[in-house]
RNA sequence: UCCAGAUAAGGCCAACCCUCCUGUGAAGGGGGGCAACGGAAAGUAACGGGUCUUUAGAGGAAAGAUAGCCGGACUGCCGAG
Numbered sequence: 001u002c003c004a005g006a007u008a009a010g011g012c013c014a015a016c017c018c019u020c021c022u023g024u025g026a027a028g029g030g031g032g033g034c035a036a037c038g039g040a041a042a043g044u045a046a047c048g049g050g051u052c053u054u055u056a057g058a059g060g061a062a063a064g065a066u067a068g069c070c071g072g073a074c075u076g077c078c079g080a081g
Stems, first nucleotide, its partner, number of pairs: 003081001005078001012039002016033007037068001043074002047071003050066006
């Protein structure tokens, strides 16, 4: 450097539950619990598709949410072989 993700090591995140806050809502944030659903990008960002919400709605559209739905993009820990 490349490949691969090792029954390795040291760490990291946290589905879910309780609670408070923000939002019409999807959902997001803070604190707490766990014998932790899981993750090698569950780090970052809505570019494409999907799903969901709201609005006025005939179709369709607009504005949003989701990166823990998928694809692609950028960055990155370890280091068996």

This is a predicted structure of an 81-nucleotide RNA (c-di-GMP-I riboswitch aptamer) from Desulfuromusa sp. The coordinates come from a structure-prediction model, not an experiment, and the mean pLDDT is 83. The sequence was found by an Rfam model in a public genome assembly.